[in-house]
Molecule: Glycine riboswitch aptamer
Organism: marine sediment metagenome
RNA sequence: CGUCGGGAGAGUCCCAGCCCCGCCGCCAGCGGGGACGGGCGCCGAAGGAGCAACCGCCCCGGAACCUCUCAGGCAACCGGACCGUCG
Numbered sequence: 001c002g003u004c005g006g007g008a009g010a011g012u013c014c015c016a017g018c019c020c021c022g023c024c025g026c027c028a029g030c031g032g033g034g035a036c037g038g039g040c041g042c043c044g045a046a047g048g049a050g051c052a053a054c055c056g057c058c059c060c061g062g063a064a065c066c067u068c069u070c071a072g073g074c075a076a077c078c079g080g081a082c083c084g085u086c087g
Base pairs, nucleotide, nucleotide: 001087002086004084005083006082011040013039014038015037018034019033020032021031022030023029041074042073043072047070048068049067050066054062055061056060
């Protein structure tokens, strides 16, 4: 570094419009689904940043699961630090 397995936390919240489907004879209305925008709340284990215990080849470097949340995430899927197996 790669394969496989395990792997947490926090709203599947609110608002308006758009598209599709269904109910209806039509409009309107209601329900379901999809993508996008906005708002507030929250999480921390991709990444990033900060402090620093500590460590080292030591007047310079490396540094966290701590801290911050820019990014990311808050049903499922995906992702996921880290751990284990194999190469």